[in-house]
RNA sequence: CAAGACAGGGGGACAAUCGCUGGUGGGGUAACCCACGGGAGGAAAGUCCGGACACCAUAGGGUAUCGUAGCGGGUAACGCCCGUCCGCCGUAAGGCGAGGACAAGUGCAACAGAAAGUAUGUAUAGACUGAUUCGUCAGUGCUGUAGUGAAACCAGGUAAACUCUACGAGGUGCAAACUCAUGUAGGCAGUCGCUGAUCCGACCCGGAGAGACUGCGGGUAGAGUGCUUGAGGUGAUGGGCAACUGUCAUCCUAGAUGAAUGAUUGGCAAAAACAGAAUCCGGCUUACACCUUGUCUUGGUCC
RNA sequence: GCGAGAUUAGCUCAACCGGAUAGAGUAUUUGGCUUCGAACCAAAGGGUUGGGGGUUCGAGUCCCUCAUCUCGCGCCA
Numbered sequence: 001c002a003a004g005a006c007a008g009g010g011g012g013a014c015a016a017u018c019g020c021u022g023g024u025g026g027g028g029u030a031a032c033c034c035a036c037g038g039g040a041g042g043a044a045a046g047u048c049c050g051g052a053c054a055c056c057a058u059a060g061g062g063u064a065u066c067g068u069a070g071c072g073g074g075u076a077a078c079g080c081c082c083g084u085c086c087g088c089c090g091u092a093a094g095g096c097g098a099g100g101a102c103a104a105g106u107g108c109a110a111c112a113g114a115a116a117g118u119a120u121g122u123a124u125a126g127a128c129u130g131a132u133u134c135g136u137c138a139g140u141g142c143u144g145u146a147g148u149g150a151a152a153c154c155a156g157g158u159a160a161a162c163u164c165u166a167c168g169a170g171g172u173g174c175a176a177a178c179u180c181a182u183g184u185a186g187g188c189a190g191u192c193g194c195u196g197a198u199c200c201g202a203c204c205c206g207g208a209g210a211g212a213c214u215g216c217g218g219g220u221a222g223a224g225u226g227c228u229u230g231a232g233g234u235g236a237u238g239g240g241c242a243a244c245u246g247u248c249a250u251c252c253u254a255g256a257u258g259a260a261u262g263a264u265u266g267g268c269a270a271a272a273a274c275a276g277a278a279u280c281c282g283g284c285u286u287a288c289a290c291c292u293u294g295u296c297u298u299g300g301u302c303c
Numbered sequence: 304g305c306g307a308g309a310u311u312a313g314c315u316c317a318a319c320c321g322g323a324u325a326g327a328g329u330a331u332u333u334g335g336c337u338u339c340g341a342a343c344c345a346a347a348g349g350g351u352u353g354g355g356g357g358u359u360c361g362a363g364u365c366c367c368u369c370a371u372c373u374c375g376c377g378c379c380a
Stems, first nucleotide, its partner, number of pairs: 001299010012268001014266005020039002023036005041274001045285002048283005053173004060205004065169005070084005085099001086097004100164002105162002107158002117154001122146005127140005177225004187216006198208003218379002232251008304376007313329004322360001331347005353369005
């Protein structure tokens, strides 16, 4: 210098003008006005996993179902992360792996091939046995080779086939749940029902139990709590190979509900990517113009 | 916001428990029939099974991931 591998950082900033939103303080009867300081992301996304939280009649036992899968560790938990063994890919740095069991049972294997899972015996060469007119003929998978195929007898392959083993899982999802207000028709019809409908996610046991379901019709479509301070961030230091974690100090950083976080102008060479919170966290996956840092590998060149 | 399902020819659908060169109707094109057309008869083309990856000897089918589309869910009760 070139090509790569891994781990990150940023992803417009500044000024002026005009707005939006919620908080605090002040003014106003009120609508609203003024001041101050706050206002999207690394993925806020997909909703694919795991939790917190809330409710369901405290959700118990068994079966079924679903998920996970070398070994060890981390964590609130996980299908995530870290370490390590093995296998595969790469010259290497390194990357990827649903990676338990087919030696419990059952199933499956197109085409080709004599034969595809209880084996069979095709071709050819040999061996052995029997017969013999001494040329050979017949038999026996007993031995090798060949061809087909992903696989040809092996404790075969296949479990992202059923299954077995170990471990785990009650359901629903902030439209959870609760409070206040408004309004009205606690109405009509059908089906089932104390000989137990229905509910406890499915089934059985066990339990609760008088209503349950469907259709039609009527009313309301407002406000608040939940709601953002949290398994939180940053720094120092101790433990640990690491993931992670103990202690101390310090910081406060959106909370909307037709749903805010923007627009214009200016110079900065250019302003451009993917995309926008909606109960909250930990992950995974996917999208991402451009700029940029560190370490390592391979090849080349010069000293 | 939360949850559930689907995607195969231009369109509507098949394809069993993984074994094909993925079929059918319709539409399209060509030929025949007809004076001409429709109908009818015969033939042909048309598919990376939504995209990508994995498992397997082999994938439309099994698994993962992405994309698109569709459906359901307020309260009185």

This is a predicted complex of two RNAs, RNase P RNA and transfer RNA, with 380 nucleotides together. Rfam match: Bacterial RNase P class A. It is annotated as a ribozyme. Model confidence (mean pLDDT): 77 of 100.